Predicted 3D model of a 693-nucleotide part of an RNA (large-subunit ribosomal RNA, domain II) from a marine metagenome. The full RNA is in RNAcentral, with records from SILVA.

[in-house]
Context: one part of a larger RNA
This record gives sequence, structure tokens and C1' cells, in this order.
RNA sequence: GUCUGCGAGUCAGUAUAUGUAGCGAGCUUAACUCCUUCCGGGAGGCAGGCGUAGGGAAACCAAGUCCGAAUAGGGCGUCAAUGAGUUGCAUGUGCUGGACCCGAAACGGAGGUGACCUACCCAUGGCCAGGUUGAAGCUACAGUAAAAUGUAGUGGAGGACCGAACCGGUGAAUGUUGAAAAAUUCUCGGAUGAGCUGUGGGUCGGAGUGAAAGGCUAAUCAAACCCCGUGAUAGCUGGUUCUCCUCGAAAUGCAUUUAGGUGCAGCGUUAUGUGUUGAUGAGUGGGGGUAGAGCACUGAAAGGGCUAGGGGACAUACCCGUCUACCGACCCCUAUCAAACUCCGAAUACCAUUCAAUAGAACAUAGCAGUGAGACAGUGGGGGAUAAGCUUCAUUGUCGAAAGGGAAACAGCCCAGAUCAGCAGCUAAGGUGCCAAAAUUAUACUAAGUGGAAAGGAGGUGGGAUUUCAUAGACAGUGAGGAUGUUGGCUUAGAAGCAGCCACCAUUUAAAAAGUGCGUAAUAGCUUACUCAUCGAGAGAUCCUGCGCCGAAAAUGAUUGGCGAUAAGUAUAAUACCGAAGCUCUGGAUGUCACUAGCCCCCCGUGGUUAGUGGCGUGGUAGAGGAGCAUUGUAGCAGCAGUGAAGGAGGAUGGUGACUGAAUCUGGAGCGGCUACAAGAGAGUAUGCAGAC
Repeated sequence: GUCUGCGAGUCAGUAUAUGUAGCGAGCUUAACUCCUUCCGGGAGGCAGGCGUAGGGAAACCAAGUCCGAAUAGGGCGUCAAUGAGUUGCAUGUGCUGGACCCGAAACGGAGGUGACCUACCCAUGGCCAGGUUGAAGCUACAGUAAAAUGUAGUGGAGGACCGAACCGGUGAAUGUUGAAAAAUUCUCGGAUGAGCUGUGGGUCGGAGUGAAAGGCUAAUCAAACCCCGUGAUAGCUGGUUCUCCUCGAAAUGCAUUUAGGUGCAGCGUUAUGUGUUGAUGAGUGGGGGUAGAGCACUGAAAGGGCUAGGGGACAUACCCGUCUACCGACCCCUAUCAAACUCCGAAUACCAUUCAAUAGAACAUAGCAGUGAGACAGUGGGGGAUAAGCUUCAUUGUCGAAAGGGAAACAGCCCAGAUCAGCAGCUAAGGUGCCAAAAUUAUACUAAGUGGAAAGGAGGUGGGAUUUCAUAGACAGUGAGGAUGUUGGCUUAGAAGCAGCCACCAUUUAAAAAGUGCGUAAUAGCUUACUCAUCGAGAGAUCCUGCGCCGAAAAUGAUUGGCGAUAAGUAUAAUACCGAAGCUCUGGAUGUCACUAGCCCCCCGUGGUUAGUGGCGUGGUAGAGGAGCAUUGUAGCAGCAGUGAAGGAGGAUGGUGACUGAAUCUGGAGCGGCUACAAGAGAGUAUGCAGAC
């Protein structure tokens, strides 16, 4: 892992609600006793309980009573409409119990077992190859007044040195389902000592022992192990077993030693009641200070004018002053800004009301919930960086709990809400070259394979508008001219059109600047404006606008989804077609409402139930409600079975489904059907338990 079996809302008491049954102003017995029976059972027991009356703390009073001085007033009751309870049974739920099942670490709970491991201690034994160093002391000699001291020997000290046994465990590799639940190999430390070790003995669980690491106390230690308390507790995780039908949430508010829990409210469901009260639309009537706008207030804030005040300069014996390209209130003109500004001011939304309209609408009471981690998208805001698949509010939608079609793929986007069947039809979003269902439809534009991106840049190209010049010849090209006073004056070393300053006249002319650019040291030289000729028809400028170009850099080979396409791109217009589980058509199932008909109960009413017709419905997680299937046993009734029960194999048939289960084979003795009752009553998941493989 698979298979088979086992495996989780139970029982008792109590409370409450619903259903049902008995009796009913009453209902009911408990322990226990008696009778009877094979077993069921019957009678008593009238104690007690609940109800029939309340008020008061109570005495007490009573349809009233309490407070009160009260006949007032008020509270709680009664009445108004007289009044319904109680006891069983079944089901839902709460509470008390282990209370749906499994699961802790723990316990400062109880009693025991351990020092054969290990820590320390006590008693008594054992062990340490070999080599090295050479302390004190002593001896001899030297030395001294005597000592000290020195030299040479001798001697054999040491938590001395090197290094086996022995004890340890430094570094590395291997090993890591190991040879081994701590080792192996190489390397390394101690090795006469605070050494190592044998045997016997002692100290233990909040206790021991500890050269102290919270170490060790039998592979267990910040409190050992065993058993009991014990089914500890677990606001936590996991699991919780058959079917069909109806409805169907929440991820919010307030509070919380509260934030992943819970209480109340909100939202769901079921029953009963009210019956249009609800959502929505139209009309009417309201209040507002948002968006926008504005500057009248509060503030902010640009330029100018005017002008107090201030600064500076000048002047001054005093008074009176003068100037100012400084600062500048108020006021005026022009142009602005604001969540905490408003002279103004919407759309929506909200409130009220009238009419219309009708839904698994609304409201009330009661039973039972779940939810209280939400996600994204559009819009309006706060936080952030007008960052985030960010965060936090408001509002709408979708997902959540929603399948289908589109967006290549893609919970939250677009279209659209799946009762079932159909080889029928029409559409939505989105599409119609091929992949791939449907237009190679029309008119323009684009040349970039643009068809994803900004500021900015450019004789890309289409459309439109305005304007200037032009057969009295434009624009471009070509030929010719482009002169004179004069080298204008000043400046300057020079300044001659062309460093700079000033002026910018006049003449001859078809025209020609006191000069547009290049150039020279300065001249010179080239060129332009301007003019003529040639040529022969359009040329120039500005603005608006469509589509393109550049700007344009990312890590494996590139992606309009691909092929590819000059449309099969972009824009516009129109018709046709395709396209979904949408809508329609045909047939079936089912829920509910209405009507019709029947049956059962019953004095009637009412209640239950069946069939038919018609209307409206039938996505669904948590969850609420309804109806059923199967399993084991019991009772009653009617049955089956050696002419073959159960069980095993098989799987026709029927049912929406749980299921049913014919033939046939096997098997060899019991069994199923209907009605009712009672449950150890349904497995695929719990790192579930046991067994097998």
C1' cells in the first nucleotide's frame, strides 16, 4: 500500500418546543401492598406534583392587593373576549454527567521498583615494558678566622621527561535502512599519580550524587521508572459510515484577559398568525451642504497700481523737509488655491405619502441553526510613493456555494444561472482565410509585419482650412550684372561692406545693402540680397486632422493561441451567418398553489389522503425541513423449504435513488414476506485498530 473484519451524537435524570393519544377544571400517581398468570397483566396506594388567583418581605387580605393618612395616585393582577390544563408516547434542542470518537505535554496528586549503567563515598585486593633527566643529603678536594661558597663524585627526588600495556577521546575520513541505537581507521592526550582497576558495601525521586556540564541516577533526566487517580483537560488538529426531495446563509455591528473562542444583534430554515403592510415604478411633498463651482467669510497665494508706515541717502540751531531701481499694511485692477473655507450648489441617495404592480415578498411569535479568517473587479475615499496580486472603509457585482459559452490556457473579467431526455429551432458575449462552426462582404487608410508604451524629435503619407506669388511669366535651375561718392565717421599698429562704437545718406541705374555669410595682418578673393535674360505652369507659408516612423535594453528559442496574411491589419457602415446547459419546440419526473372529483376519520365542522386539469417553480457549501431504502432482533398474521432453506456464484427485470433480485450453478437445513416495535443500525479516508498478502 491493497483486501477482509472492527471503528464515532449514546444512555440516565431534568427542562423546554412540536407532533400524537387519554382524561379535562381538573390531570397524575411514587415507593410499596394485594390478586392473577407459563410469560404479558389487573386492583389498590390520593402521600406528593402540576393546574384552577392574585398581591405583599411578611403577618395578612383577596378579584383584588401593595405603598400610603387617604375613598387620591401609582405598581402587579382580574375583567373586557370567562378560563386549559395535565399525564403518557415519539421527535428536536438545552442542562448535569467522560456525553460524537481518537489524540497531549503535564499534575507543586497517591503508592511502589531501581546505584548490575553511571556520580560520589567506605572496606579490601590488583596493575603501571623500556628509556631519559639527575633535586636534597652525603663524601673528597679547594676555600674561610669560622662559615659561606666552588669543583669532582656519590645519591636517586619529582601531580619531572620520552614511550608500550592501561586509561582517555584532539583532528580528519569512513559509516549514516551502519559491522555498531556513538563504531572503525589514521592521528592525538595522560601514562608514580588529584593514576587506573577487580570484588563487597553505602547514598534516590523535589531526593541523591556532582573538580559544576543542569551533568549522572539501567540506550529515559530543568525532576527516573511502574501502576493507580484516569475516559485528567484540550476555546486545538484529524475523523464522523445509506438515498431522494424543498429552501438556503455568513465571513458584518456591539462587547469580551478578546482578537483562529464566545454572547447579543444581523443574514438561513421550519411551524403558526396577519394579508399587500415589502422590494420596485410613476406622481407629489420634504430636509441637506457632497461633486462641481466660487472667493462674499477664514486662511494661503502671483503681477501691477495707489499710498500710510518703516529702512537708506542728503539736508538741518529749531521748525518745515528733499531724494530713493529698498521693505510694504489698507484699498483698486488682473490671475489663482483649500479635508478641517463657502456668496452658491447638483445628480444620486434618504424620508413621507398617493396610485400601480405581486414575490420562496413583508411583518409578528415560537423551535432549530450555521456564520462572526473572506477574495477579486468597477466606482468614491483614507494610509503608502495618486507603489504592490499592498492595506483599511463605503457602494455595486461575481467567486465563495455556480456548472455552460467567450477571454489560447485563466475562482473573482464579459455573456448566462445546469429538473431529465431529444441526431429540432432562435439568439447573447464573442466571432466568420486554415487549424475551427460561420463573410477570403463593402468603402477608405496603413507599408511600419505597424497592429503593446511616454516626454520629445522628423520635407513619411491621406484629408481639410486660411493665405501669398504666378502667362504683364511665378518657384527651382542656368547665363549676365551686383556699380559710384567711399577705405562713410570714430576707434585702431591696421579696421578698406564683414573686431567694436555711431550713423545708415546720396549718385548712376534694369538692379546693386555705407552690406547675408565665408575669407585676409589689413587689402584682395568667393557669395547672398537685388536686377535682367533664358525656361514655361504651377510654387511658397501657416493651422487643424487620420494612419504610420524614431525614441524602444534581460537573461534556454521565439510567440497576434498557431499557421500564416499586405489583409486574414486599422477605421467606418450595413446586411447575412456561426455561436451557450440562455430562450423556444416535443415528451417525462418532481415541489407548490388553485380548481374539480373521490376515499378515510367524524354528529357536523375540521383533519388526513388519492386522482385529474391548469398556473408558477426545481444550480448549490455551512445549515434547516420532508419522504424513504437497507441491516440485526422481538411480537402478531399469512407462508416457503431434502420435489432443496440460509450462505456462495450469477445479474434478467423493476425503481429518480438508497435498493430489488428471475433463470442457472453451488450448498445441504433452516428461512424470508406483510404490519408494528426495539436498536451495538449503513465507512474510503481518523500518519485509525487487528489479521492476511